[in-house]
RNA sequence: UACUGACAAAGGCAUACCCAUCGGAAGGUGGGGACGCAAAGUCACCGGCCCAUCAAUCGUUCAUGGGUGGCGGGGCUGCCAGG
Numbered sequence: 001u002a003c004u005g006a007c008a009a010a011g012g013c014a015u016a017c018c019c020a021u022c023g024g025a026a027g028g029u030g031g032g033g034a035c036g037c038a039a040a041g042u043c044a045c046c047g048g049c050c051c052a053u054c055a056a057u058c059g060u061u062c063a064u065g066g067g068u069g070g071c072g073g074g075g076c077u078g079c080c081a082g083g
Base pairs, nucleotide, nucleotide: 003082004081005080012037013036017032018031019030020029021028022027035070041076042075043074045073046072047071048068049067050066051065052064053063055061056060
């Protein structure tokens, strides 16, 4: 450095839900709380999904904008241990 995450050790993050708050919504932020996570650190580049609007269209589709990193891929960074 790459690979692996069985054995440990130090830790870390924080699902659902609740409260407050921002937002038209998806959803975000802070606090509580833990389902889980070896990158559940970070980045919307690609795909998926969600929301909104326009236009077509008769239940959805296209386009645009927004969101989701705990949906998948990929980029960058990283603790420890092992062969």
This is a predicted structure of an 83-nucleotide RNA (c-di-GMP-I riboswitch aptamer) from a Gammaproteobacteria bacterium. The sequence was found by an Rfam model in a public genome assembly. The coordinates come from a structure-prediction model, not an experiment, and the mean pLDDT is 87.